Context: one part of a larger RNA
RNA sequence: CUGGGCAUAAAGCGCACGUAGGCGGGUCGGUAAGUCGGUGGUGAAAGCCCGGAGCUCAACUCCGGAACUGCUUCCGAAACUACCAGCCUGGAGGACGAGAGGGGAGAGUGGAACUCCAGGUGUAGCGGUGAAAUGCGUAGAUAUCUGGAGGAACACCGGAGGCGAAGGCGAUUCACUGGACUGCAACUGACGCUGAGGCGCGAAAGCUAGGGGAGCAAACAGGAUUAGAUACCCUGGUAGUCCUAGCUGUAAACGAUGGGCACUAGGCAGCGGAGGUCCCGAUGCCCUCGCUGCCGGAGCUAAUGUGUUAAGUGCCCCGCCUGGGGAGUACGGCCGCAAGGCUGAAACUC
Numbered sequence: 001c002u003g004g005g006c007a008u009a010a011a012g013c014g015c016a017c018g019u020a021g022g023c024g025g026g027u028c029g030g031u032a033a034g035u036c037g038g039u040g041g042u043g044a045a046a047g048c049c050c051g052g053a054g055c056u057c058a059a060c061u062c063c064g065g066a067a068c069u070g071c072u073u074c075c076g077a078a079a080c081u082a083c084c085a086g087c088c089u090g091g092a093g094g095a096c097g098a099g100a101g102g103g104g105a106g107a108g109u110g111g112a113a114c115u116c117c118a119g120g121u122g123u124a125g126c127g128g129u130g131a132a133a134u135g136c137g138u139a140g141a142u143a144u145c146u147g148g149a150g151g152a153a154c155a156c157c158g159g160a161g162g163c164g165a166a167g168g169c170g171a172u173u174c175a176c177u178g179g180a181c182u183g184c185a186a187c188u189g190a191c192g193c194u195g196a197g198g199c200g201c202g203a204a205a206g207c208u209a210g211g212g213g214a215g216c217a218a219a220c221a222g223g224a225u226u227a228g229a230u231a232c233c234c235u236g237g238u239a240g241u242c243c244u245a246g247c248u249g250u251a252a253a254c255g256a257u258g259g260g261c262a263c264u265a266g267g268c269a270g271c272g273g274a275g276g277u278c279c280c281g282a283u284g285c286c287c288u289c290g291c292u293g294c295c296g297g298a299g300c301u302a303a304u305g306u307g308u309u310a311a312g313u314g315c316c317c318c319g320c321c322u323g324g325g326g327a328g329u330a331c332g333g334c335c336g337c338a339a340g341g342c343u344g345a346a347a348c349u350c
Stems, first nucleotide, its partner, number of pairs: 003322004007304002012318001014201002017198001021194003025088003029084003033081002035077004040072003049065006091191001092188002096183001102177001106174004110154001114150008125136002162169002206247006215241002220236004258317006266295008275286003299306002323350003332343004
């Protein structure tokens, strides 16, 4: 320097933004760095290779050639790459309108349920299980009615439905705010794709400080079960779950499938738009764009399967893998308050 791979065998970073770098649409002209042709110089000798010669042969030696795939001078070519200058609109961006949705934060609001408190009625049970017991209750529980307080979550709608880059997001109102899509084609004129480092986001649990605490509930206690029962079941119950500010940075962070562009049979369906047709509309039909699903052809695949949402056919860029255990361990470094995270071996062994 090189190979083959990454849905399930080892292997796609959890996700995005973006620096360097890599790669990059059409057309005209120029330059000639890369590139290509020729030319001169150099590429020591020996050796290797080819032809020939000398020791009786050979080894060995001698002569000649070729080669030394390289570097460089000059002359020339201009297709491709590059660079310079100009133009273009299909990539990309962008102004207008419509519908639907998401997150965060600010201020509210609502009903059901639940627990607690006060009062009324009322009396001996309630609760719980496979069966029980612990527990609660004559100091009046459970049940039921009225009033009050509190915290958390938003039943039905709800759908293989929608939105978001991912994590994720379900009551409702106002304000703030990001993105996608459809149609239009006025405008800019390649402004693009990817992205080592970097920076940001990132479920749950956990951590720091302050609040809050209804229900649930690690730990814990008790009751059962059992040979035992540090469990499964039951009665309780603290962190936590909630809010504010900060930290942590992980996951079966999964489609176990990185991103972008182009191309390659179909069928059925859901969601969001535009257009045409019908006298308008509902609706139907036709056409078209975007998203989300199911089935399936060719192809691909070890098979399963995948199949225009590719795991097909190509191109560009990044990440990662290289037998099992030892081990995501040790050591070192960086990060963290800690828990720990990231990076990440070897001996030995099969």
A computed fold for a 350-nucleotide part of an RNA from an uncultured prokaryote, annotated as small-subunit ribosomal RNA, central domain. RNAcentral holds the full RNA, with entries from ENA.